[in-house]
Molecule: c-di-AMP riboswitch aptamer (ydaO/yuaA leader)
Organism: Bacillota bacterium
C1' cells in the first nucleotide's frame, strides 16, 4: 500500500418501544395494542369419525406451476429510500375451545437487535 478483524465515538438502520423523575424499588410519558353496546354484518354451530375448533401481534402469508415432501421460478406483501437502478427479508410468538364491528368502560405494551450501496432530485431549520 492493499484486506480483514475487534474496540471506541459520531452517525444511521429494523421495531410502537421515545423521553422525564427517583439512591433504589419503581412512577409517568412520546407513541402502540387488546377487549367492550345499539345499529349493521354472520348464522360452517353442535354430535359422531377424523391428523384437523377458533383468534391476537407482525410485512410475513396468500396465490400459481413444477414437486410426495423438501425445494425451485413467478406474482404478491415489506425494509433501506422521494425517485432510478440495485439490494435485503417474507420470522417469531401469544390467547386456551372464547373474542365480528362496537359508543361509554375496562386491561395491556412502551423490549430487543443491528450497521452506513451507487446516482440525481426536492424541503425545512439554523
Nucleotide at each position: 500500500u492493499a484486506g480483514u478483524a475487534a474496540a471506541a465515538a459520531u452517525u444511521g438502520c429494523c421495531g410502537a418501544a421515545u423521553c422525564g423523575c427517583g439512591c433504589g424499588a419503581g412512577c409517568g410519558u412520546a407513541c402502540g395494542g387488546a377487549g367492550g353496546a345499539a345499529c349493521c354484518a354472520g348464522u360452517u354451530u353442535u354430535g359422531c369419525u377424523a391428523u384437523u375448533g377458533g383468534g391476537g401481534u407482525g410485512a410475513a402469508u396468500c396465490c400459481u406451476g413444477a414437486u410426495c415432501a423438501a425445494u425451485c421460478a413467478g406474482g404478491g406483501g415489506g425494509g433501506c429510500u422521494u425517485c432510478c437502478c440495485g439490494u435485503c427479508c417474507c420470522a417469531a410468538c401469544c390467547c386456551g375451545u372464547c373474542a365480528g364491528c362496537u359508543a361509554a368502560c375496562u386491561c395491556c405494551g412502551g423490549a430487543g437487535g443491528c450497521a452506513u450501496g451507487g446516482g440525481a432530485g426536492g424541503u425545512u431549520u439554523u